């Protein structure tokens, strides 16, 4: 450095529920845990979804790809 324990400290928070915003997709914020070793950033290519259909949006908790990162058994 790879990699990822029935480890340690700890995060994150799906659905569903209230409330705000937005046409929508969906976002925040509380409430709740299905999961999550990058479920932390990033629409970069691919998928997927919205509409007021164009030089748009929106999902990174679809896959990938860049970027940084807590913790050490095995290997």
């Nucleotide at each position: 450095g790879u990699c990822g324990a029935c480890a340690a400290c700890g995060g994150c928070a799906a659905a569903c529920c209230c409330g705000u915003c937005g046409c929508g997709a969906g976002a925040c914020g509380g409430g709740g845990a299905c999961g999550c070793a990058a479920a932390g950033c990033u629409a970069c290519g691919g998928g997927g979804g919205u509409c007021a259909c164009g030089c748009a949006c929106c999902u990174c908790g679809c896959c990938g790809g860049g970027c940084u990162a807590c913790c050490g058994a095995a290997a």
Predicted 3D model of a 75-nucleotide RNA (c-di-GMP-I-GGC riboswitch aptamer) from a Frankiales bacterium. It was read from a public genome assembly, where an Rfam model found it.